[in-house]
RNA sequence: AGAGAAAUUUUGCCGAAUGUCCUUUUGGACAACGGGGGAUUAUCCUUUGGGGUGAAUCCAAUUAUUUGGUAGGGACACUCUCUUCCCGAACCCGUCAACUAACCUCGUAGGCAUAGAGAGGUGAUAC
Repeated sequence: AGAGAAAUUUUGCCGAAUGUCCUUUUGGACAACGGGGGAUUAUCCUUUGGGGUGAAUCCAAUUAUUUGGUAGGGACACUCUCUUCCCGAACCCGUCAACUAACCUCGUAGGCAUAGAGAGGUGAUAC
RNA backbone atom coordinates (compact mmCIF):
# COMPACT_ATOMS: atom_id res chain seq x y z
C1' A A 1 0.00 0.00 0.00
C1' G A 2 -3.61 -3.63 -1.35
C1' A A 3 -7.08 -7.63 -0.43
C1' G A 4 -10.19 -10.39 2.87
C1' A A 5 -13.09 -11.20 7.52
C1' A A 6 -15.93 -9.47 11.90
C1' A A 7 -18.71 -5.72 14.82
C1' U A 8 -21.35 -0.92 15.27
C1' U A 9 -23.64 3.34 12.95
C1' U A 10 -25.43 5.82 8.58
C1' U A 11 -27.07 5.59 3.56
C1' G A 12 -28.94 2.80 -0.30
C1' C A 13 -30.78 -1.72 -3.59
C1' C A 14 -34.29 -6.22 -5.09
C1' G A 15 -39.07 -7.32 -2.96
C1' A A 16 -45.99 -6.19 -1.06
C1' A A 17 -43.01 -7.19 3.10
C1' U A 18 -43.40 -0.85 6.55
C1' G A 19 -45.33 2.32 10.64
C1' U A 20 -47.98 3.15 15.27
C1' C A 21 -50.17 1.33 19.72
C1' C A 22 -51.14 -2.48 23.63
C1' U A 23 -48.93 -6.44 26.39
C1' U A 24 -44.84 -9.44 32.13
C1' U A 25 -43.89 -12.79 28.02
C1' U A 26 -45.79 -15.98 24.25
C1' G A 27 -48.65 -12.67 21.58
C1' G A 28 -52.32 -9.07 19.74
C1' A A 29 -54.83 -4.53 17.37
C1' C A 30 -55.04 -0.63 13.76
C1' A A 31 -53.19 1.82 9.45
C1' A A 32 -50.50 1.21 4.92
C1' C A 33 -48.89 -1.85 0.99
C1' G A 34 -49.64 -6.64 -1.43
C1' G A 35 -52.13 -11.78 -2.61
C1' G A 36 -56.20 -15.49 -2.95
C1' G A 37 -61.37 -17.00 -3.00
C1' G A 38 -66.20 -15.22 -4.36
C1' A A 39 -72.78 -13.51 -7.93
C1' U A 40 -75.07 -11.56 -12.16
C1' U A 41 -72.64 -12.08 -17.02
C1' A A 42 -69.57 -14.18 -20.82
C1' U A 43 -66.72 -17.72 -23.16
C1' C A 44 -64.41 -22.03 -23.36
C1' C A 45 -62.40 -26.29 -21.25
C1' U A 46 -62.05 -30.83 -18.28
C1' U A 47 -54.99 -37.00 -18.15
C1' U A 48 -52.30 -34.39 -23.65
C1' G A 49 -55.02 -32.67 -16.35
C1' G A 50 -55.79 -27.79 -14.61
C1' G A 51 -54.33 -23.58 -11.70
C1' G A 52 -51.51 -19.77 -8.37
C1' U A 53 -47.27 -16.29 -6.51
C1' G A 54 -43.25 -14.12 -9.33
C1' A A 55 -39.93 -10.10 -14.35
C1' A A 56 -38.49 -15.11 -14.70
C1' U A 57 -41.67 -17.11 -20.78
C1' C A 58 -40.08 -19.40 -25.00
C1' C A 59 -36.52 -21.27 -28.88
C1' A A 60 -32.29 -23.77 -30.79
C1' A A 61 -28.01 -26.64 -30.41
C1' U A 62 -25.50 -30.17 -27.60
C1' U A 63 -24.63 -35.21 -26.02
C1' A A 64 -24.89 -35.47 -21.29
C1' U A 65 -27.30 -31.09 -19.06
C1' U A 66 -24.59 -26.87 -20.29
C1' U A 67 -24.26 -23.42 -24.12
C1' G A 68 -26.21 -19.51 -26.75
C1' G A 69 -30.22 -16.49 -27.37
C1' U A 70 -35.26 -14.60 -26.00
C1' A A 71 -40.63 -12.45 -24.03
C1' G A 72 -40.08 -9.78 -19.79
C1' G A 73 -37.56 -7.27 -15.45
C1' G A 74 -33.73 -4.21 -12.32
C1' A A 75 -29.77 -0.22 -11.31
C1' C A 76 -29.33 5.49 -5.69
C1' A A 77 -35.69 11.16 -4.10
C1' C A 78 -39.60 11.11 -8.92
C1' U A 79 -40.43 10.89 -14.60
C1' C A 80 -38.31 10.65 -19.57
C1' U A 81 -34.09 9.86 -23.12
C1' C A 82 -29.17 7.86 -24.28
C1' U A 83 -25.18 4.76 -22.78
C1' U A 84 -23.40 0.87 -19.65
C1' C A 85 -23.87 -3.28 -16.33
C1' C A 86 -26.95 -7.24 -14.64
C1' C A 87 -31.44 -10.90 -13.80
C1' G A 88 -34.24 -13.96 -17.00
C1' A A 89 -35.11 -18.34 -10.73
C1' A A 90 -37.70 -20.91 -7.34
C1' C A 91 -41.84 -22.56 -4.92
C1' C A 92 -47.09 -23.74 -3.99
C1' C A 93 -52.43 -25.99 -4.61
C1' G A 94 -53.99 -31.05 -5.39
C1' U A 95 -58.53 -32.99 -9.81
C1' C A 96 -60.29 -27.74 -8.36
C1' A A 97 -60.86 -22.08 -9.01
C1' A A 98 -62.51 -17.11 -16.04
C1' C A 99 -63.88 -11.89 -14.80
C1' U A 100 -66.64 -10.44 -10.63
C1' A A 101 -70.66 -6.46 -6.55
C1' A A 102 -71.55 -7.64 -1.55
C1' C A 103 -68.71 -10.67 1.34
C1' C A 104 -64.71 -14.09 3.21
C1' U A 105 -59.59 -14.81 3.89
C1' C A 106 -54.06 -14.60 3.88
C1' G A 107 -48.81 -12.06 3.96
C1' U A 108 -45.67 -8.13 6.45
C1' A A 109 -40.30 -12.36 4.63
C1' G A 110 -35.65 -13.18 2.79
C1' G A 111 -31.29 -11.57 0.43
C1' C A 112 -27.65 -7.81 -0.53
C1' A A 113 -23.78 -3.14 -1.28
C1' U A 114 -23.38 1.33 -4.52
C1' A A 115 -23.93 3.11 -12.44
C1' G A 116 -22.79 7.58 -15.66
C1' A A 117 -24.68 11.78 -18.77
C1' G A 118 -28.61 15.11 -20.31
C1' A A 119 -33.57 17.16 -19.90
C1' G A 120 -38.08 17.99 -17.25
C1' G A 121 -40.73 18.86 -13.10
C1' U A 122 -42.82 17.94 -8.31
C1' G A 123 -44.73 14.70 -4.00
C1' A A 124 -46.38 12.65 1.00
C1' U A 125 -48.29 13.31 5.95
C1' A A 126 -50.49 16.24 9.89
C1' C A 127 -53.19 20.56 11.62
This is a predicted structure of a 127-nucleotide RNA (c-di-AMP riboswitch aptamer (ydaO/yuaA leader)) from Caloramator australicus. The RNAcentral record of the sequence draws on Ribocentre. Lineage of the source: Bacteria > Bacillati > Clostridia > Clostridiaceae > Caloramator.